Notes
The RNA shown here (small-subunit ribosomal RNA) has 1488 nucleotides and comes from an uncultured bacterium. The coordinates come from a structure-prediction model, not an experiment, and the mean pLDDT is 81.
């Protein structure tokens, strides 16, 4: 996607046509569903009506009618059809094709013959009874004898024809046996006669026979589900003979005999299932299915059984048993919807207790007709299919409303409104008119048949008449009026269709992937859209897509998958030539393949669905005719496949016996003395009882160094000393022989370790013991050590038994090793060289492969055979079976669960992988931190608040370059609401300034003063500002840095990151960018399927180091004057200032290097190999940081989360951490004297000198908008004095007192000064930080912020070291390579136990059902057999009687009841098998 007998949700206008209990073959109330025939037969009412008689007037009686009616019965036919259901059935049940020479067939058709004569019973009735039943009589087309009888059947016999055997057909003769029924209409020709009878005749029926048709029965070939975790089944079983039985063959049944029959081509058992035509799907092959329609089968409450009949083992019949229901008077009885309706139940689920026999069909009847829940119709259900409609045209201001919006608009949308129309359909009213109707009957006419006939009847035809449930039908016409008539799904991708709001991993969605954690096209709603449409979706199921069971049409080196290996039976397949055959094969013909359906053509309903007609098809089966290439079969031949023989050499091939040396260990003896052994280091251990070491002899077991080799042999497992014996296979060469003998293969054998028994036991060594190691160490290491390893005999049967590659054969480029055997050439000879076969390796083309790879030893191209696979887990597990001593092996599932598991390759990342390289990374050094006190930040705690952010490096002297108020965002309290701030509108007023009261202030109230600028028509207006008011709006340091911009940190100043074109690869991607060198560098050189390019590196820029030129004021001063002083004149040399230049480039030399890049050394030079420093930060990473700098989406707030004010807080303090300062002292402290900077700042400022104060500072205010003046004394240093190892003259915290300065204000909470006080601290555990030269260390100076506040930050100069062997290690980084199960990328992934919850499952003492086997008991109904003493009408015989046709008695034939026997259903007892449910406990498994 298509489909459905569907169901559910929402919705629902009409018609046509189909269809509708799939589940409980569960139970059923009620009605109907099979009757009919009076022309087979006997009987036979009543109510009502009529008139008559009688009457006690109430009525009664008989009669006629009703009526030979109703009714039941005898008899015939039917009831075996139709209709329902699918339980059973895996079967000759069904399908298809044959056979019956082994059969039956009512009614129907054709033909032949016949129908004579006699007798008998049952039922209606009556009686008892609740009912079922009991007792007695007349009829027949009922029943029974007798007669007749064949062309029937049987037996005997003589022929003929035919056939596939038994045999079939047919002719002649003899014998035996068996029949029957009448009904009705008409006629009078012959006889009698009044009607009429006999008779005749028509029709219907009866008997018998033959044939046909139809229907059935039996047999056979073939087809027909799953399971081998069902492998053996079978005793009437298989066959024979005989008998019985049947319509008929047959073990169908029985007796006897034989021992067969079936089965791996799947018997037997188990499960499931009605089968088919067809239907659904599919390109087909197939797969699924069997409802409606049609054919067959089976069943009828469950089980068994027969009767009747042509036919049943009978749905609406019978008998018995059982279960259930009902009635009962309690003794007994009745019933069977899986017929049509209907009811209950179970269920997701399925209709009316309808109309009619008008049509079609059926039963009966001579017919009319009756019956018919078959059927025809109607009803109900959108259950399916088909058709129609829900209006049409015009209509823009693109109305309103909704929704969205970038606020401009867009969209809904010509949609609506409105105007003009139409009338399908529905509805309402009215009218017209066709078909289903053909028959039949009746009336009449004509023709034919029959006949004696012009009766009658029959057959056919014509005319007239008669018959409609549906039905108020379809159809057509008229009137009315847009009037009644649209929904459901979907809109993240697959998949056509997008936005807003709400929600915030919640609620929810989901077919798969997956959405949802505050901007959801995925949830819910709105708007809009999309595909369908009286439906739309969902669920279930089937097929398709799925080549995902692969015949068409797949695979097995690594994804699932080659058996561990051989020998070989059945089976499968098989070399060359030839003859025959015709099984397969191919072609033709014939029959069949029901109808319906599908397909094609045509036709009928307005169309379609639907229906009708015709054709084709039906791939099949059977028969037959032919062909002979191929396969098969039979015969003959051949040699190339295969094999055999002769000759060679190679080999750890196998088995047995023997022999050998080296080594280990042990024993004995000698020498000899204190250790030995072992390890990373040790210890256990051995040793003064003499070890180890060493020498000699001996014992014993096991293994065979060197050779030794991707060397050899073997089928695999496997096989290494030597010799002998036995033995298998392969190879080479040359001939000869056999003549397809071949290949593959369920079974059988071999098969490393392992197990058992008995030996053996040197070394080694599971288990075990001890010692170490370790957090532990049931390990790795060490010392010991038992099974075992070895031998013999058994068992086992598995391994990563691997080339992860089954066996065989053939074909398809090469190159190069190696082993064995040959050939050629050559040589004196050995080599070398060329070449063939067999084995074993490497490389490689075509080809192949998903890739990796394979590649004559295929994973290439083909053929044959075997084994195996079908998502992962569960699981190679459970159960069962077989094998085993055991361990276990072989075979081998399911429930459940997941959406993956997996292969190869790619790019990264990672590795306690490798290689190369770098960095204050380590090392070598110097100085710190961590301990103390203080400062500062953070955490924590506290608090009304201690505002917020930052958290490894890369947060923590960070934002903050400076919180007393302010800042300030926090808290408390007091106020305010168009607002502190912006724009617009209205009204008023210039603005402003000053004063008073209240208040903590904000603010509130009151008063005073005061008018400016521009234009002007002199009324006023405008700009700015203030006050009041209205609403738009302002405001927010409120949230989201995980919605963002910008900025920043970090890896990292690491050397990387990419692109275009080309090439390679199926692709991801690769190449370039890798390689050899080199560099600080992807820096450069060389090479190269790459060639180029970009961002980075470097350079260009700034400072600094040297020089030159220019310029000299406020800077400088060598020379000349001058001064206290570069103070002044002067100078332009120097310093310096600040502008422009120069210089350094491996340029030169030597050496190394590839003639390179480059490196090492040297010269020169102020500087040498990027001179030093700065700025400069690639692609990207960390959802890194920041919404509290700023900007900004969304959300939130709007008399508050905004704004103003006062006070408080951010400064708290048990504690913990980071960063610093000061120290612990003598390289020092104190005091005195004294020398030398750089870079800055300064008018709200720096502030000199001078005066005052011990000091902080104060007073004064010269100078300076600064190379001029000021801050401003630089300090360490140097010189001298003192201190003398101490908690000190170290250290300065803390505290008390007194002050200074800033500021509205130093209480919370500033800095500084003086006096006094004088804490900890004596160099700091584990750990850890910085630094490679003008660096570390040390010393001071300045600046920003700033009223004030600096141990912080930024900058400046002074003094000025030590060390680097080196790259093993730690950390970080770069390149190449390798492994990977990682990709959130090792802070990854991930295994198992344990704990908890849930789920399915195995075992389990058992318990309880279902199915079934065996043995036995008992045995209903019934058939059959037997018996039948009891009973009986017909027929026969005898006797008797009465009487002429009957009766009685006896006997016989025949029959019946009853008894017995065989068989047997349900039932019972015992014992098995299979299967389900359940079970304390228990095992593993799955999910979380």
């Nucleotide at each position: 996607a298509a489909a459905u007998g569907a169901a559910c949700g929402c919705u629902g206008g009409c018609g046509g046509u189909g269809u509708g209990g799939a589940u409980u073959a569960g139970g059923c109330a009620u009605g109907c569903a099979a009757g009919u025939c009076g022309a087979a037969c006997g009987c036979g009412a009543a109510a009502g009506g009529g008139a008559u008689u009688c009457u006690u007037c109430g009525g009664a009686a008989a009669c006629c009618u009703g009526a030979g009616u109703a009714g039941a019965g005898u008899g015939g036919c039917g009831a075996a059809c139709u209709g329902g259901u699918g339980a059973g059935u895996a079967g000759c049940a069904c399908u298809u094709g044959g056979g019956g020479a082994a059969c039956c067939u009512g009614c129907c058709c054709u033909c032949g013959a016949g129908a004579g004569g006699g007798g008998a019973a049952c039922a209606u009735g009556u009686c008892c009874g609740a009912a079922a039943g009991a007792c007695g009589u007349a009829a027949a087309u009922u029943c029974c004898g007798c007669a007749u009888g064949a062309c029937a059947u049987c037996c005997c016999u003589c022929g003929c024809u035919c056939g596939c055997a038994u045999g079939a057909g047919u002719g002649g003769g003899a014998g035996a046996u068996c029949a029957a029924a009448g009904g009705u209409g008409c006629c009078c020709u012959c006889u009698g006669a009044u009607u009429c009878a006999a008779g005749g005749u028509g029709c219907c029926g009866c008997u018998u026979g033959a044939g046909g048709a139809u229907g059935g029965c039996c047999c056979c070939g073939a087809g027909c589900c799953c399971u081998a975790u069902u492998a053996g089944c079978u005793u009437g079983u298989u066959g024979g003979u005989g008998a019985g039985g049947u319509a008929a063959c047959g073990g169908c049944u029985c007796a006897c005999c034989a021992a067969g029959g079936c089965g791996a081509u799947g018997a037997u058992g188990g499960g499931u299932a009605g089968c088919u035509g067809g239907c659904c799907u599919g390109a087909g092959a197939g797969g699924g299915u069997g409802g409606u329609c049609a054919g067959c089968c089976a069943c009828a409450c469950u089980g068994g059984g027969a009767c009747u009949g042509a036919g049943a083992u009978a749905c609406g019949g019978c008998c018995c048993a059982g279960a259930c229901u009902c009635c009962u008077a309690a003794g007994g009885g009745a019933g069977g919807c899986a017929g049509c309706a209907g009811u209950c139940g179970a269920g997701a689920g399925g209709c009316a207790u309808c109309g009619g026999c008008a049509a079609u069909g059926g039963g009966c009847g001579a017919a009319a007709g009756c019956c018919u829940g078959a059927c025809c119709g109607u009803g109900c259900g959108a259950c399916g299919c088909c058709g129609c409609g829900u209006g049409g045209a015009c209509g823009a201001u693109g109305a309103a409303g909704g929704c969205c919006u970038u606020c401009g608009g867009g969209u809904u949308g010509u949609a609506a409104a409105g105007u003009c129309c139409u009338g399908u359909c529905a509805c309402a009213g009215g009218g017209g008119g066709g078909a289903g109707a053909a028959c039949u009957g009746c009336a009449u006419c004509c023709a034919g048949c029959c006949g004696a006939a012009c009766a009658a009847g029959c057959u056919g035809g014509g005319u007239g008449u008669u018959u409609g449930a549906c039905g108020u039908u379809g159809c057509c016409c008229c009137u009315g009026g847009a009037g009644a008539a649209a929904g459901a799904g979907c809109c993240g991708g697959c998949u056509a269709a997008c936005u807003c709001c709400g929600u915030g991993c919640c609620a929810g969605c989901a077919g798969c992937c997956g959405c949802g954690g505050u901007a959801a096209u995925a949830c819910g709603g709105g708007g809009g859209g999309u595909g369908c449409a009286a439906g739309c979706g969902u669920u279930a199921u089937u097929c398709g897509g799925a080549a995902u069971u692969a015949u068409u049409g797949g695979g097995c080196g690594u994804a699932a998958a080659g058996g561990g290996c051989g020998c070989g039976u059945a089976g499968g397949c098989g070399g060359u030539c030839u003859u025959u055959u015709a099984a397969g094969u191919c072609a033709g013909a014939u029959g069949u393949g029901a109808a319906a359906g599908c397909c094609c053509g045509g036709g009928g309903c307005u169309u379609a669905a639907c229906c009708c007609c015709g054709g084709a098809a039906g791939u099949g089966c059977a028969u037959u005719u032919g062909a002979a290439a191929c396969u098969g079969a039979a015969g003959g031949a051949c040699u190339u496949g295969a094999g055999u023989a002769c000759g060679g050499g190679a080999g750890a091939g196998g088995g047995a016996a023997g022999u050998g040396g080296a080594a280990u260990u042990c024993c004995u003896g000698g020498u000899g003395u204190a250790g030995a052994g072992g390890u990373g280091a040790a210890a256990u251990u051995c040793g003064u009882a003499g070890a180890u070491a060493u020498c000699a002899c001996g014992a014993g077991g096991a293994a065979c160094a060197c050779c030794g080799g991707u060397g050899g042999c073997g089928a695999a497992c496997g096989c290494g000393a030597c010799u002998u014996c036995c033995u298998g296979g392969a190879c080479c060469a040359a001939u000869a022989c056999u003549g397809a003998c071949g290949c593959u293969g369920a079974g059988c054998g071999c098969g490393a370790a392992g197990c058992g028994u008995g030996g053996g036991g040197a070394g080694c060594a599971a288990a075990c013991a001890g010692g170490a190691u370790u957090a532990g160490a049931u390990a790795c290491c060490c010392u010991g050590g038992u099974a075992g390893u070895c031998c013999a005999c058994g068992c086992a049967g598995u391994a990563a038994a691997c080339g992860a590659u089954g066996a065989a054969c053939a074909c398809u480029a090469g190159g190069u090793g190696u082993a064995g055997c040959g050939g050629g050439u050559a040589u004196u000879g050995a080599c070398c060289c060329c070449u063939g076969c067999u084995g074993u390796g490497c490389c490689g083309c075509a080809g192949u492969u998903a890739a990796c790879g394979c590649a004559u030893u295929a994973a290439g191209u083909g053929u044959u055979c075997c084994g195996c696979c079908u998502g992962g887990g569960g699981a190679g597990u459970a159960c069962g079976a077989c094998c085993g001593c055991a361990a276990g092996g072989u075979u081998a599932a399911a429930a459940c669960u997941c959406a993956a598991a997996g292969g190869a390759a790619u790019u990264g990342a990672c590795g306690g992988g490798g290689g190369c390289c770098c960095g204050c990374a380590c090392a070598a050094g110097c100085g710190g931190u961590g301990g103390a006190g203080c400062a500062u930040g953070u955490g924590g705690u506290u608090c009304a608040a201690u505002u917020c952010g930052a958290c490894g490096c890369a947060a923590c002297g960070c934002g903050a370059a400076g919180a007393a108020c302010c800042u300030u965002a926090c808290c408390u309290g007091g106020a305010u609401u168009u607002g502190a701030c912006a724009u617009c509108c209205c009204g008023g007023g210039a603005a402003g300034u000053c004063u008073u009261u209240c208040g903590a202030a904000a603010g509130a109230a009151a008063g005073a003063u005061g008018u400016g600028c521009c234009c002007u028509u002199c009324g006023g207006g405008g700009a700015a500002c203030c006050c009041g008011g209205u609403g738009a709006c302002a405001g927010g340091u409120g949230c989201u840095g995980c919605a963002u911009g910008g900025c920043u940190g970090u890896c990292g100043u690491c050397a990387g990151c990419u692109c275009g074109u080309g090439u390679c690869g199926u692709g991801a991607g690769a190449u370039g960018u890798u390689g050899g060198g080199u560099u600080a560098a992807g820096u450069c050189c060389c090479g190269c399927a790459a060639c180029g390019a970009g961002c980075g590196c470097a350079a260009c820029c700034c400072c600094u180091a040297u020089c030159u030129u220019u310029a000299g004021u406020u800077a400088c001063c060598a020379u000349c004057a001058u001064u206290a002083a570069g103070u002044u004149g002067g100078g332009g040399a120097c310093u310096c200032u600040a502008a422009a230049g120069a210089u350094a480039c491996u340029g030169c030399c030597c050496c190394g290097g590839u003639u390179a890049a480059c490196g090492g050394g040297g010269a020169g030079g102020a500087a040498g190999g990027u001179g030093g420093g700065g700025a400069u930060g690639a692609c990207g990473u960390c959802a890194a940081g920041u919404c509290c700098u700023c900007a900004u989406g969304g959300c939130c707030u709007u008399u508050a989360u905004g704004u103003c004010c006062a006070g408080g807080g951010c400064u708290a303090c048990a504690c913990a951490c980071g960063u610093g300062c000061u120290a612990c002292a003598a390289u020092g402290g104190g005091c005195u004297a004294u020398a030398c900077a750089a870079a800055g700042g300064g008018u709200u400022g720096c502030g000199g000198c001078c005066c005052c104060g011990c000091g902080a500072g104060g007073g004064u205010g010269a100078g300076c908008c600064a190379a001029u003046c000021c801050c401003a004394c630089a300090a360490a240093g140097u010189a001298g004095c003192u201190c003398u190892a101490a908690g000190u003259u170290c250290g300065g915290a803390u505290u008390g007192g007194a002050g200074u300065c800033u500021g509205c204000a130093a209480c919370u909470c500033g800095a500084c000064u003086c006096c006094a006080u004088g804490a900890a601290g004596u160099u700091g555990g584990a750990a850890u930080c910085g630094c490679u030269a003008g660096u570390a260390a040390u010393c001071g100076u300045g600046g920003a912020u700033c009223a004030g506040c600096a141990u912080g930050c930024c900058a400046c100069g002074g003094u000025g070291a030590a060390u680097a062997c080196g790259u093993u290690c730690c950390c970080g980084g770069g390149c190449c390579u390798u492994g990977u199960a990682c990709a959130c990328a090792c802070c990854g992934c991930c295994c198992g136990u344990c704990a908890c919850a849930c789920c399915a499952u195995g075992a389990g003492a058992g318990u309880u059902g279902g199915c079934u086997g065996u043995a036995c008991c008992a045995g209903a109904a019934g058939u059959c057999g037997u018996u039948g003493g009891g009973c009986c009408a017909a027929c026969c015989c005898c006797c008797g009687a009465u009487u002429u046709a009957u009766c009685g008695g006896g006997g016989g034939a025949g029959g019946c009841a009853g008894g017995c026997g065989c068989c047997u259903a349900a039932g019972g007892u015992a014992u098995g098998g299979c299967u389900g449910a359940u079970g304390a406990u228990u095992g593993g498994g799955g999910u979380g």